[in-house]
RNA sequence: GAGCCUGUAGUCGAGUGGUUAAGACGUCUGCCUUACACGUAGAAGAUCCCCGGUUCGAUCCCGGGCAGGCUCA
Numbered sequence: 001g002a003g004c005c006u007g008u009a010g011u012c013g014a015g016u017g018g019u020u021a022a023g024a025c026g027u028c029u030g031c032c033u034u035a036c037a038c039g040u041a042g043a044a045g046a047u048c049c050c051c052g053g054u055u056c057g058a059u060c061c062c063g064g065g066c067a068g069g070c071u072c073a
Base pairs, nucleotide, nucleotide: 001072002071003070004069005068006067007066010025011024012023018056027043028042029041030040031039049065050064051063052062053061
C1' cells in the first nucleotide's frame, strides 16, 4: 500500500428498517446469615464509534472517515 471482517451498558454479547435495544458477568440496594460467601428479589447503567446520504421512519441499508483484527504485497 491492497483486500476482507468487526465496532451495541464497566466486560462479553443477541438483535435487524417501525411503540419502551435481549441476556450473562460485574456494580448497587433489600431479604437470608452471628458475619462473609452462596442463594433470592429488585434497581441503576447504552447519544448502538464519528460525519453525511437514502427513507414517512436507520442500531440495521449506502458513502466517507476513525479504531481494532486477519490475509496479501